This is a predicted structure of a 121-nucleotide RNA (FMN riboswitch aptamer (RFN element)) from Bacteroidales bacterium Bact_22.
RNA sequence: GUAAAACUUCAGGGCAAGGUGAAAUUCCUUUCCGGCGGUAUAGUCCGCGACUUCCCUUCGGGGAACUGAUUCGGUGAAAUUCCGAAACCGACGGUUAAAGUCCGGAUGAGAGAAGUUUUCA
Numbered sequence: 001g002u003a004a005a006a007c008u009u010c011a012g013g014g015c016a017a018g019g020u021g022a023a024a025u026u027c028c029u030u031u032c033c034g035g036c037g038g039u040a041u042a043g044u045c046c047g048c049g050a051c052u053u054c055c056c057u058u059c060g061g062g063g064a065a066c067u068g069a070u071u072c073g074g075u076g077a078a079a080u081u082c083c084g085a086a087a088c089c090g091a092c093g094g095u096u097a098a099a100g101u102c103c104g105g106a107u108g109a110g111a112g113a114a115g116u117u118u119u120c121a
Base pairs, nucleotide, nucleotide: 001120003119004118005117006116007115008114009113010112016030017029018028019027032100033090034089035048036047037046038045043088044087052065053064054063055062056061070086071085072084073083074082092104093103094102
């Protein structure tokens, strides 16, 4: 250094109070939380990961599908990202009762972040 290879570490938060009930952190009321990269600072834009389903496999992995939710006003050269206001969304399995928040797969996987070594220029 818009180069190549190997390796190491890291890499997800949140139910508090009250009510009903035999039973609820699952229902009701008011709260609470927000992975990674890009872009004027983003849970809601664009893209990615994860989950779920299917196919292939030399069982290491590879491929495909699916993939939630925002508006108005203001400032500005620029913001669905900031400021003000009002909204909305959240895999699968389990459970004395329906779960973004509890338990489980998961001491897993991973977008990616930081770094080390060697080589090349």